[in-house]
RNA sequence: AACGAUAAAGGCAAACCAUUGGAAACAAUGGGACGCAAAGCCACAGGGCCUAAAUCCUCCGGGAUAUGGCAGCCGAGCCGCCGAAA
Numbered sequence: 001a002a003c004g005a006u007a008a009a010g011g012c013a014a015a016c017c018a019u020u021g022g023a024a025a026c027a028a029u030g031g032g033a034c035g036c037a038a039a040g041c042c043a044c045a046g047g048g049c050c051u052a053a054a055u056c057c058u059c060c061g062g063g064a065u066a067u068g069g070c071a072g073c074c075g076a077g078c079c080g081c082c083g084a085a086a
Stems, first nucleotide, its partner, number of pairs: 003083002011036002016031006034072001040078002044075001046074002048070003055064003
């Protein structure tokens, strides 16, 4: 460097619940653990997914759209704990 134990020391925390923020998606905090070897950071003129306040269109049913989100969907980038086997 690569790899990843039924190792050790530690770490994170899905769903759900409460409170708060938000138009929503969702987020923060507390509780809670399904899981995670990057489930650490990053929204990137890479892909994907969610939402649609405002804007545009409309046959008034709705449609389009991110400038809003998701890093626990994948990839890129940055940083990092431990050390059995191969």
This is a predicted structure of an 86-nucleotide RNA (c-di-GMP-I-GGC riboswitch aptamer) from a Clostridiales bacterium. Lineage of the source: Bacteria > Bacillati > Bacillota > Clostridia > Eubacteriales. The coordinates come from a structure-prediction model, not an experiment, and the mean pLDDT is 90. Its Rfam family is "c-di-GMP-I-GGC riboswitch aptamer". Gene Ontology term of the family: cyclic-di-GMP binding. It was read from a public genome assembly, where an Rfam model found it.